Context: one part of a larger RNA
RNA sequence: CUAUAUAAAAGGAACUCGGCAAAAUCACUUUGUAUCCUUGGUAGAAAGAGUAACUUUAUUUUUGUAAAGUUGUCAUAAAAUUGGAAGAAGUACCUGUUUAACAAAAACACAAGUCUCUGCAAAUUCGUAAGAAGAUGUAUUGGGGCUGACAUCUGCCCGGUGCUGAAAAGUUAAGAAAAAAAGGUUUUUGCUUUUUUUUUAUGCUCCAGUAAACGGCGGUUUUAACUCUGAAAAUCCUAAGGUAGCGAAGUACCUUGUCGGCUAAUUACCGACUUGCAUGAAUGAUGUAAUAACUUCUUUACUGUCUCUUAUAUAGACUUA
Repeated sequence: CUAUAUAAAAGGAACUCGGCAAAAUCACUUUGUAUCCUUGGUAGAAAGAGUAACUUUAUUUUUGUAAAGUUGUCAUAAAAUUGGAAGAAGUACCUGUUUAACAAAAACACAAGUCUCUGCAAAUUCGUAAGAAGAUGUAUUGGGGCUGACAUCUGCCCGGUGCUGAAAAGUUAAGAAAAAAAGGUUUUUGCUUUUUUUUUAUGCUCCAGUAAACGGCGGUUUUAACUCUGAAAAUCCUAAGGUAGCGAAGUACCUUGUCGGCUAAUUACCGACUUGCAUGAAUGAUGUAAUAACUUCUUUACUGUCUCUUAUAUAGACUUA
């Protein structure tokens, strides 16, 4: 010096990205228990008290329990094992799963919702095929996509892309069939080459539907007895111009926005405001009890994290033999 332990005056997070690490709490019996709530919980909430040995009494079959009293220690859950607690937000409902060996999470899954395909020789999948799974199942089945408990809800747009449907019309390949023309050959019938025309499919065009399909959801100007604002009006464009909600958000550039709270002091956090660079409704929106080795902030307890270091033990490193 390194590692592992133990102890520390006064202070007690001033350390630090961050209480990381450590300390504190801890068992059992008993009193007591807020807020919210899906009435199940939250809850071991929180906050308190007690705990040894012996004697007597009561109860009890005994163990034990209760009451009264006695004794002793610095210390009685005498060692070891053994929750720190509270409050406010975000996200995900939950238990669960995951990057074996840098990521455990807000990612995946989930019950539930919805769309779509599927009438059975099912759809779908594997295989060249035979055949097999689906399934010894039958639409309350099975396959695929998206969202993700529950509660309140889920607005407008089918112009583009996709999907579905579809009577006619237009367009559309090789091949085939038919017809015509020209050429070659041949005495002729004929054979043959080339060209042209007509007929013949799906598809595409066209038409219609469809957004819990992929997706999208405006601009300018004017306007009310001070000013400001703009219910209102005009105009251009569009398939339609963002509804309800929420909102400096895990989304806000400007930005440390403005106001309030918390602090002596806060780019943090919480509550509002709305001028949303660039919120927004199953690419789900907004709430939400419980849950979380999740993320952020605050209070309390506690401490060598720190002010500011120190001592001891053990092991190693190092030096000498």
Molecule: large-subunit ribosomal RNA, domain IV
Organism: uncultured Pelagophyceae